[in-house]
Context: one part of a larger RNA
RNA sequence: UCACGGCCAAGGAACUAGGCAAAUUGACCCCGUAACUUCGGGAUAAGGGGUCCCGCGGCGACGCGGGCGCAGAGAAAUGGCCCAGGCGACUGUUUACCAAAAACAUAUGGCUAUGCGAAAUCGAUAAGAUGACGAAUAUGGCCUGACACCUGCCCGGUGCCGGAAGGUUAAGAGGGGGGGUCACCGAAAGGGAAGCCCUGAAUUGAAGCCCCGGUAAACGGCGGCCGUAACUAUAACGGUCCUAAGGUAGCGAAAUUCCUUGUCGGGUAAGUUCCGACCUGCACGAAUGGUGUAACGAUCUGGGCGCUGUCUCAGCCGUGAGCUCGGUGAAAUUGUAGUGGCGGUGAAGAUGCCGCCUACCCGCAACGGGACGAAAAGACCCCGUGAACCUUUACUAUAGCUUAGCGCUGAUCUUGGACGUCGGAUGUGUAGCAUAGGUGGGAGGCUUCGAGGCGCGGCCGCCAGGUCGCGAUUAGCCGCCAGGUGAAAUACCACCCUUCCGUCGUCUGGGGUCUAACUUCGCGAGAAGGACACCGCUUGGUGGGUAGUUUGACUGGGGUGGUCGCCUCCAAAAGAGUAACGGAGGCUUCCCAAGGUCCGCUCAGGACGAAUGGCAACCGUCCGCAGAGUGCAGUGGCAAAAGCGGGCUUGACUGGGAGACAAACAGGUCGAGCAGGUACGAAAGUAGGGCAAAGUGAUCCGGCGGUUCCUCAUGGGAGGGCCGUCGCUCAUAGGACAAAAGGUACUCCGGGGAUAACAGGCUGAUCGCUCCCAAGAGCUCAAAUCGACGGAGCGGUUUGGCACCUCGAUGUCGGCUCGUCACAUCCUGGGGCUGGAGCAGGUUCCAAGGGUUCGGCUGUUCGCCGAUUAAAGUGGCACGCGAGCUGGGUUCAGAACGUCGUGAGACAGUUCGGUCUCUAUCUGUUGUGGGCGUUGGAAGUCUGCGGAGGUCUGACCUUAGUACGAGAGGACCGGGUCGGACGAACCUCUGGUCAACCGGUUGUGGCGCCAGCCGCACCGCCGGGUAUCCACGUUCGGUCAGGAUAAGCGCUGAAAGCAUCUAAGCGCGAAGCCGUCUCCAAGAUGAGACUUCCUUGCAGGGUCGUUGUAGACUACGACGUCGAUAGGCGGGAGGUGCAAGGGCUGCGAGGCCCUCAGCCGACCCGUACUAAUAGCCCGAAAUC
Repeated sequence: UCACGGCCAAGGAACUAGGCAAAUUGACCCCGUAACUUCGGGAUAAGGGGUCCCGCGGCGACGCGGGCGCAGAGAAAUGGCCCAGGCGACUGUUUACCAAAAACAUAUGGCUAUGCGAAAUCGAUAAGAUGACGAAUAUGGCCUGACACCUGCCCGGUGCCGGAAGGUUAAGAGGGGGGGUCACCGAAAGGGAAGCCCUGAAUUGAAGCCCCGGUAAACGGCGGCCGUAACUAUAACGGUCCUAAGGUAGCGAAAUUCCUUGUCGGGUAAGUUCCGACCUGCACGAAUGGUGUAACGAUCUGGGCGCUGUCUCAGCCGUGAGCUCGGUGAAAUUGUAGUGGCGGUGAAGAUGCCGCCUACCCGCAACGGGACGAAAAGACCCCGUGAACCUUUACUAUAGCUUAGCGCUGAUCUUGGACGUCGGAUGUGUAGCAUAGGUGGGAGGCUUCGAGGCGCGGCCGCCAGGUCGCGAUUAGCCGCCAGGUGAAAUACCACCCUUCCGUCGUCUGGGGUCUAACUUCGCGAGAAGGACACCGCUUGGUGGGUAGUUUGACUGGGGUGGUCGCCUCCAAAAGAGUAACGGAGGCUUCCCAAGGUCCGCUCAGGACGAAUGGCAACCGUCCGCAGAGUGCAGUGGCAAAAGCGGGCUUGACUGGGAGACAAACAGGUCGAGCAGGUACGAAAGUAGGGCAAAGUGAUCCGGCGGUUCCUCAUGGGAGGGCCGUCGCUCAUAGGACAAAAGGUACUCCGGGGAUAACAGGCUGAUCGCUCCCAAGAGCUCAAAUCGACGGAGCGGUUUGGCACCUCGAUGUCGGCUCGUCACAUCCUGGGGCUGGAGCAGGUUCCAAGGGUUCGGCUGUUCGCCGAUUAAAGUGGCACGCGAGCUGGGUUCAGAACGUCGUGAGACAGUUCGGUCUCUAUCUGUUGUGGGCGUUGGAAGUCUGCGGAGGUCUGACCUUAGUACGAGAGGACCGGGUCGGACGAACCUCUGGUCAACCGGUUGUGGCGCCAGCCGCACCGCCGGGUAUCCACGUUCGGUCAGGAUAAGCGCUGAAAGCAUCUAAGCGCGAAGCCGUCUCCAAGAUGAGACUUCCUUGCAGGGUCGUUGUAGACUACGACGUCGAUAGGCGGGAGGUGCAAGGGCUGCGAGGCCCUCAGCCGACCCGUACUAAUAGCCCGAAAUC
């Protein structure tokens, strides 16, 4: 010193984040118990009383009487209680090892799926199994979470469910058409049957999607602005915009409220918490349920009573460690170490460098400031074309589910569609007898094989009729022609068209029935289902269920924002070039003229003149180097114009390119001769776009046009090459792929102090302080006081900037403990000025000696508040101090609220919960020893170089109710008394403790029993208590002299005939400085002084022993027989409180007497009874 345990005066939560811990309470019996309530509860509520022993009575509970103690559940085991609020109904469950909770579960409610080979689930795919030997009162999924009262509006989005129409749509079916080849034709060019190939339109073709509805106890959502009432305020009211709908009830600064410690009330002396209200709800709200709620809770919050060492403020005691000795005997760590302080320097915080200082050598016990201590290749942050999980409307796949085709796959009936064959029918503008389809032929045709009309019926219909069938009847009817219409007369024949019907054929749908494949059930007979289903291949859809991945870079850290290519200017330092998240702007085009050429012209603006006519339209004159214009930015140009206008035109050419510029490459830029063919011009000539410099995209892949190129035996062809051209906001613009977003606080790995958060460093914008100038105000007056506009510094406490040490770790806020320094001084001390009468102040100078409070709230620092005070200072010390403590805050994993996000998740938002390791090597510090030295050896006593400590202050009385003042009030200076805080010592008193002292007493065991004792139960518990150690107790301390000074005040006094406190000189003048006071102190290696002893085993010392006033060990002190050192013994003090035994008394418990008895640690005095015996070891030299 720590751990565990015991006690504690007075106070009683003042402690602290928080009553953490501890204490209180506690058993049984009796009495008695509130709000509230789901009537069960709440309840052991709370609160109060009793409890032992003996006698008697009673079956007993118990009653009556008696007795002892401080205390009777006498020890042990054994709830502290109450009030209010949040959350969760409850009992339960959970992160084995930091979270026990408001999380999970739960009964309840609801939605939804599922009819049985159930749905759902497991299963490489199945068999099989769970579901379930269950059957919708069942089972699965989701949400909610007892109970009470309730659960509003929105179906636009997403999801789910439904929907025989419509749109779109795969494979498949379908094949018009196109192409290749080729017999053949053709002189060639070319055409080209069949076949074989390639390609392939229409059409057909399901689910899905679109679309139409429904659905919110599905995912989810539930507005804005303006105006208005006769005080003001507010707005029942009105207007307007938007929406799918605009939040109803209830609740509300809340587990939700940022501002915020909202405001009011309550509680408190004081209340960031708490409770009740208000409503301005940043950002409550109705089964991601709303609001209440009795009971319950190791839950969270606030308050109260009780109780206490949590605290004021500590103390004492016991035990175990620590320490010493004996035995045994690890670990991390460790570049080598001979390992000091300060200032400086330095990769920016040095034992190690520089300077100065300090320091004899070596241990032991302690402490924990440093060794950027140990431990763990930082978990925060950033980086990596790292990883892993998770999410989703990222991308791409995929299981599964689903759709269709085909197969397994058969029969039959019925009903559609398409195409074709055959047959039949159909056809109305006007005109016209009439309902004239087209073209051609045509002068006749039909008719007993039944004309015409009539009756009945079917179909069509433009309602006029047309057509067909049946019946009876029985012989005609029509055309050509004429008229009219016009394109045409239907008498008849042929070939066709539109539409419709029928037949047959092919292809293809829908529906029904069947049974024989197949399936299921059954032991089987058989039954049920049935071409479906199952299964396979192909196919469209769906598909975070699963998988693989992507999710850019720059960046004064990262993220957010911005940016990414090209052009122009500045920066750019007079060649070129030159960076930054430097300062400014543009481009991703445009133009058939805005190109070429030839010819011509001169702008903007101003002045003057002139009808409408104005500042400005058009006209005239003059001035006008350019201020205009040049398609678009700016720069450089440009009037011989590059600007403006007109004519003719297409050089906005083809083939090429000497030679240069620029340049890493890729790419870019300029370009004369020449050839061809052009335009303009009389010609010289000019023209290969545009005054110049932006107007952009490599490669791959593919399309189109051309081509004298290649062509897998040959010929063709397919395909390719080459020339031209097209398709990229590939804009992250030298372009990773055709194709890509997020989360991680559940995280991981590799790295970085190349890069952030803390601290340091540099800087000092910001910040703090000082000064200069002095406009102003201060009645007057800049300067008692305040000081604008400006200026100059200092400091290194704020917020920052920078990114320099540290990411193979420098622990981060606040509190506690312990300090130490600065002074820009809060108090106390000394001064100046005052707009100082006094008192009290203001301001300022000197001054760092000491001091600088306790509480309420909050994690707080801070701040506000209460009560004091002389005062309640400001800062530094890694925002001093976690190898010293705490752990409330922040900052891991759990959980909730609000908000954001589709989601995973997220929030300098909130809320409840949440592992703080280290035995000290060096240094440093506090103690304590050993060695050697100090020039012979000793014993003692000093000096004091130097160092440390101490240093505070109030009230009252007096001077004196004086000075001052109208009064009210009210001093300086001086004297005295009593305090507070702080410190030292001590134990007489007071008060603690006192586990080797005394007593009381419970349970139990033992000494054979009684008696008397002893052990154990926290020292069993309880009552006392000497010495000791202590504080709450007692005593004392700060003083007063002295010296030198600060600010300041003076004397004398020149420079400067004056003046002047100063220059020479002299004097005053602070709690401050030096001393005075206390302590350490000669290793003060600078080793000092004095006195005494000793010269031979001497003086002296040690060892050893008995020890304590000393003490971890050592040391120190006392004593060692010539002795009181310890023990013992005797006496005393003191404590306890009246022993045992006996007697007496009582039935007994018990009482009384002998008896203020007995016992008795440490204290005091005495006494050699015991033990300190005997011995051994060390121990000095120079001179004479």
The part of an RNA shown here (large-subunit ribosomal RNA, half B) has 1184 nucleotides and comes from Candidatus Cryptobacteroides sp.
The full RNA is in RNAcentral, with records from ENA.
Its mean pLDDT, the model's own confidence on a scale to 100, is 86.
Its Rfam family is "Bacterial large subunit ribosomal RNA". Gene Ontology terms of the family: ribosome and structural constituent of ribosome.